[in-house]
Context: one part of a larger RNA
RNA sequence: UGGCGGGGGAGCACCACAAGGGGUGGACGUUGCGGCUUAAUUGGAGUCAACGCCGGAAACCUUACCGGGGGCGACAGCAGGAUGAUGGCCAGGUUGAAGGCCUUGCCUGACGAGCUGAGAGGAGGUGCAUGGCCGUCGCCAGUGCGUGCCGUGAGGUGUCCUGUUAAUUCAGGCAACGGACGAGACCCGUGCCCCCAGUUGCGACCGGGCCGAAAGGCGCCGAGCACUCUGGGGGGACUGCCCCGGAAACGGGGAGGAAGGAACGGGCCACGGCAGGUCAGUAUGCCCCGAAUCCCCCGGGCCGCACGCGACGUUCAAUGGUGGGGACAGUGGGCUGCAACCCCGAAAGGGGAAGCCAAUCCCUAAACCCCACCUCAGUAGGGAUCGAGGGUUGCAACUCGCCCUCGUGAACGCGGAAUCCCUAGUAACCGCCCGUUACCACCGGGCGGUGAAUACGUCCCCGCUCCUUGCACA
Numbered sequence: 001u002g003g004c005g006g007g008g009g010a011g012c013a014c015c016a017c018a019a020g021g022g023g024u025g026g027a028c029g030u031u032g033c034g035g036c037u038u039a040a041u042u043g044g045a046g047u048c049a050a051c052g053c054c055g056g057a058a059a060c061c062u063u064a065c066c067g068g069g070g071g072c073g074a075c076a077g078c079a080g081g082a083u084g085a086u087g088g089c090c091a092g093g094u095u096g097a098a099g100g101c102c103u104u105g106c107c108u109g110a111c112g113a114g115c116u117g118a119g120a121g122g123a124g125g126u127g128c129a130u131g132g133c134c135g136u137c138g139c140c141a142g143u144g145c146g147u148g149c150c151g152u153g154a155g156g157u158g159u160c161c162u163g164u165u166a167a168u169u170c171a172g173g174c175a176a177c178g179g180a181c182g183a184g185a186c187c188c189g190u191g192c193c194c195c196c197a198g199u200u201g202c203g204a205c206c207g208g209g210c211c212g213a214a215a216g217g218c219g220c221c222g223a224g225c226a227c228u229c230u231g232g233g234g235g236g237a238c239u240g241c242c243c244c245g246g247a248a249a250c251g252g253g254g255a256g257g258a259a260g261g262a263a264c265g266g267g268c269c270a271c272g273g274c275a276g277g278u279c280a281g282u283a284u285g286c287c288c289c290g291a292a293u294c295c296c297c298c299g300g301g302c303c304g305c306a307c308g309c310g311a312c313g314u315u316c317a318a319u320g321g322u323g324g325g326g327a328c329a330g331u332g333g334g335c336u337g338c339a340a341c342c343c344c345g346a347a348a349g350g351g352g353a354a355g356c357c358a359a360u361c362c363c364u365a366a367a368c369c370c371c372a373c374c375u376c377a378g379u380a381g382g383g384a385u386c387g388a389g390g391g392u393u394g395c396a397a398c399u400c401g402c403c404c405u406c407g408u409g410a411a412c413g414c415g416g417a418a419u420c421c422c423u424a425g426u427a428a429c430c431g432c433c434c435g436u437u438a439c440c441a442c443c444g445g446g447c448g449g450u451g452a453a454u455a456c457g458u459c460c461c462c463g464c465u466c467c468u469u470g471c472a473c474a
Stems, first nucleotide, its partner, number of pairs: 001474002003471003007468006016458002020422005027314008035305002043054002065300007075117004080111001087107003091103004121289002124287003130283001132278003135274003142181002145178003148157003160173004186267005192235007201225002206222003209218003238260001241254005316415001320374007332363003337356002341352004381412001386407007428450008
């Protein structure tokens, strides 16, 4: 100087507690991991910070694994070569399939993998040789410099104290004074108002058209750009004003306001530590394989199942289930695409097909509301499992895809010890879009709809920051 302490003090956080809400741990299934098994079940990741992670939803491919088959040596030297190097092939045999190899022959016409070295290639090793990138401490508030001062020196001071803040934020004090990185400011989005613009968007007013008996409906057309919206610019919030406390910084309350005291959400994220992770994204030192540890093909495996763990989906029902009817989004995506609409089918789906390279056309809600049934039952709850039939993508669904229909209907009656997330348009619940993608979403990323409870607060638990103290630690 740091680190540590079941030393002290001050402060903070729903990856802490408290007050609450919903879960996990029980069941079944999905998925990842361990283990076991296997010819192979390729490899990595391992407390937080591995385990729906490697965008890792693997039928072939992917693919690195296993079984089988086949292929490849720039360049140099040596042996060989027109008495033919090398390359190619009909038929038959071998074979999963092969002029790959073998048998018999034929065509070609100058090089040559047989040996030594040396290469190409390597998802072969080392993330304890590395770059780069990432995670994490960190939803933290810290970190260093110049000059001066103190100390023999390492070093200290500044960066401390008091108050305050989300903050080393600011104010006052002080042998310090100044300035830097970080915090903040900044950038993007959302919320209010104004201006500009008006098609593909809009439809209040005026006119027309269509439907209708009328009321009225339809942007279909003209005129229009009010309103909505779209997207460019500007305004708006600063403790500015008032009251209280305070020396100040600031704190508490109030007015006005769409919005307050960081408005809300995001981006960015210091000096550094963890020999953290990644040689399997790429790059790269060294080591190794080099006729196989390289390259291609076929098949299998990564999907195996006495078992253990993580995460998730669906549930155990009546705030529900089922049948019928009715309503309302926003992100986004669309040319080997999205497909209105019509027909066929009970459905999955199939056959046609307008429009749309898209503010134009298309893909589009569910929870919700109304009516009816069910009446507490392992049920009209729950859907696992299995049987049968059908559809679809694809060269191909046996191992091993998805969907539809009928049948079958398992566990499960709210979950031990323990444990996770969350403070508002949040949690919880509901669906939609996109990524992956030929097909496949219980995953991931986004989007909107419905929409709570509780928070006196605290440092008791887990942890973090600062000051201080002890230390046999560095």